[in-house]
Context: one part of a larger RNA
RNA sequence: GAUUGAACGCUGGCGGCAGGCCUAACACAUGCAAGUCGAACGGAAACAUGUCUAGCUUGCUAGAUGAUGUCGAGUGGCGGACGGGUGAGUAAUGCCUGGGAAUUUGCCUUAGUGUGGGGGAUAACUAUUGGAAACGAUAGCUAAUACCGCAUAAUACCUACGGGUCAAAGGGGGCUUCGGCUCCCGCGCUAAGAGAAGCCCAGGUGAGAUUAGCUUGUUGGUGAGGUAAAGGCUCACCAAGGCGACGAUCUCUAGCUGUUCUGAGAGGAAGAUCAGCCACACUGGAACUGAGACACGGUCCAGACUCCUACGGGAGGCAGCAGUGGGGAAUAUUGCACAAUGGAGGAAACUCUGAUGCAGCCAUGCCGCGUGUGUGAAGAAGGCCUUCGGGUUGUAAAGCACUUUCAGUUGUGAGGAAAGGUGAGUAGUUAAUACCUGCUUGCUGUGACGUUAACAACAGAAGAAGCACCGGCUAACUCCGUGCCAGCAGCCGCGGUAAUACGGAGGGUGCAAGCGUUAAUC
Numbered sequence: 001g002a003u004u005g006a007a008c009g010c011u012g013g014c015g016g017c018a019g020g021c022c023u024a025a026c027a028c029a030u031g032c033a034a035g036u037c038g039a040a041c042g043g044a045a046a047c048a049u050g051u052c053u054a055g056c057u058u059g060c061u062a063g064a065u066g067a068u069g070u071c072g073a074g075u076g077g078c079g080g081a082c083g084g085g086u087g088a089g090u091a092a093u094g095c096c097u098g099g100g101a102a103u104u105u106g107c108c109u110u111a112g113u114g115u116g117g118g119g120g121a122u123a124a125c126u127a128u129u130g131g132a133a134a135c136g137a138u139a140g141c142u143a144a145u146a147c148c149g150c151a152u153a154a155u156a157c158c159u160a161c162g163g164g165u166c167a168a169a170g171g172g173g174g175c176u177u178c179g180g181c182u183c184c185c186g187c188g189c190u191a192a193g194a195g196a197a198g199c200c201c202a203g204g205u206g207a208g209a210u211u212a213g214c215u216u217g218u219u220g221g222u223g224a225g226g227u228a229a230a231g232g233c234u235c236a237c238c239a240a241g242g243c244g245a246c247g248a249u250c251u252c253u254a255g256c257u258g259u260u261c262u263g264a265g266a267g268g269a270a271g272a273u274c275a276g277c278c279a280c281a282c283u284g285g286a287a288c289u290g291a292g293a294c295a296c297g298g299u300c301c302a303g304a305c306u307c308c309u310a311c312g313g314g315a316g317g318c319a320g321c322a323g324u325g326g327g328g329a330a331u332a333u334u335g336c337a338c339a340a341u342g343g344a345g346g347a348a349a350c351u352c353u354g355a356u357g358c359a360g361c362c363a364u365g366c367c368g369c370g371u372g373u374g375u376g377a378a379g380a381a382g383g384c385c386u387u388c389g390g391g392u393u394g395u396a397a398a399g400c401a402c403u404u405u406c407a408g409u410u411g412u413g414a415g416g417a418a419a420g421g422u423g424a425g426u427a428g429u430u431a432a433u434a435c436c437u438g439c440u441u442g443c444u445g446u447g448a449c450g451u452u453a454a455c456a457a458c459a460g461a462a463g464a465a466g467c468a469c470c471g472g473c474u475a476a477c478u479c480c481g482u483g484c485c486a487g488c489a490g491c492c493g494c495g496g497u498a499a500u501a502c503g504g505a506g507g508g509u510g511c512a513a514g515c516g517u518u519a520a521u522c
Base pairs, nucleotide, nucleotide: 001522002521003520004519006518007517008516009515010514013369014368015367016366017365018364019362020361021327026325027324028323030322031321032320035078036077037076040075041074043071044070047069048068049067050065051064052063053062054061055060056059085280086279087278094205095204096203097202098201099200100199103197104196105195108193109192110191111190112189113188114187115186116150118148119147125140126139127138128137129136130135156165157164158163170185171184172183173182174181175180206252207251208250213243214242215241218240219239220238221237222236223235224234225233255277256276257275258274259270260269261268262267282303283302284301285300286299305316306315307314308313333359335358336357337356341355342353343352344351345350372402373401374400375399382393383392384391385390406463408458409457410456411455412454416449420444421443422442423441424440425439426438427437428436466511467510468509469508470507471492472491473490477506478505479504480503481502487494488493
C1' cells in the first nucleotide's frame, strides 16, 4: 500500500447492488418448512345445492336421500433419496485431473409386442372391549390400478443344448341397434437412448522422525457364498507373503475443488457468499421399504437429556425458515406471496412448496448522488496571534441575484403476464360434423413486491459534515495551561517553568458519510 463475513470509538443525508453466528455439531418454547391424486377404491364425517317428508311463525326448523358439487378419516398410487441446512468427522472408503470394466436405473424419449380368464382376503364401517394417555384387542361385513394362482411366452432368463422358466389393471370422454366401436390416460414384457448412480486404477492433494518399523483376512492362490456389479467383500483349504527413509505405522491439524486476497511475476495466504463433489442429521448401532436410503422433519435397539403420567407406561430431536436462552468483540423479522422461476402430485383445473421471489433490520462492504450556485472588501463584527503598526480566520459570512438534484407533498403510471378460461376457424384421429389433440384467431383474464420504477406539478437554500492528524518518518504551527506531574507513544522518543511531541484554543493538513483504532493476510 492492498484486502476483510470483521469488531470497537466518534459521527451519520439519500439511493442502487451485494453480504450478515467466523464462537457452543450448545440446549430449544411456539408457528410454519411434503404433500398430492375422487379420472385407482369402498364410501360420506363436514360444507353447499337439489329432491322428498313433517311442523308451521310462509321461509325457516327438524329428518331422510351420495342425487350433484365436493370431501374428513381409511385402502391404494406417486412423491417424502429432490429441494433446504451444517462442516462434527474424514490426510483418504474423500476431493481434483486423466483413464478403465464386471454393473443397475423409477419418471422421460424411440421402437416392437401383449393387456385373456379366475380366486381368497383386508382396512374403513358395525358391535363388544382394554388403557390416564400413547395406542390397542376380539367378532362380523366390504372394494380396488391392493394381494394370489391359472392361461399365453419371445428378440427375455436358465440350460447337462434334449429342454425348461417368467407378466399384466384398469380408469375416464364420445357414440351405440346395448352386441360393440373409437379416443385419451394407464398396466406387463423386450431392445435402444438420454440423464442418474455404484465400482476399479494412476498421478496430485497438510505438519511432526523428539513417531522406524507396521500387518494375520494380513498378501496371494483354488473353490464356494454374497452383491446390481469386479474384488478377502465373506468363508474353507493352501502358500508366506504385503507395506516401509521415494517416510510405512503412529500423533497433531483439516471437509476438498472451481475460486478469493495479495503480488510485476514466481510465489504466499485463504476456502465466507455463488457453483461442483463429499460427509453428517441428539450420541452409537442396525436393517426394512424402495428404481434409488442404511433415509434431517421414516422404523427398531441402546445411551444421555427434556417433557407428560392415574406410576402401569408413554412422547421428543431447529446443523430447514423465523424466533428464544446460552456462549461471544460480534452477525437480522416469530414479515408478505406462490404473481414469476423451479419442484411434487394430478388428464386438467388446481393444491402444496420458509425452495424461490420480495419486503423488514444493520454505513458490514462496493458504487453513485447530495449537503447549494454566482456575485459580494466596509477586507464588517467576533475569535486567535501580534514586534501593537498590523496579520489571520476570509469571499469566508452578511447582503444581492439564481437553481431545486435528493429528501417532502400531490398526481399520472410502465414492465416483470407466459399461462389459464371461453368462442370461432382449420388439421389430425374416427363410422362420426361427438370426444380428444395440435395450430391460428377473437374475447376474457391472474402482481407478493407496491404508496413499484419512471414522469409531471408544488414549495423553499429550504431538511443534510464529520473524523483523524499537525516533532521526524509524514502533508500540516502558534498561543495558553501543566512542570519527569498529569499524560503521549507504531519506531526514534517527548514531559524536571517559554513543550510545534502532554491538555485546551486559534489556525492548518488528509480523508469524507464516513474517519480513526484493534485484529488478520499478502

The part of an RNA shown here (small-subunit ribosomal RNA, 5' domain) has 522 nucleotides and comes from Glaciecola sp.
The full RNA is in RNAcentral, with records from ENA and SILVA.
The coordinates come from a structure-prediction model, not an experiment, and the mean pLDDT is 87.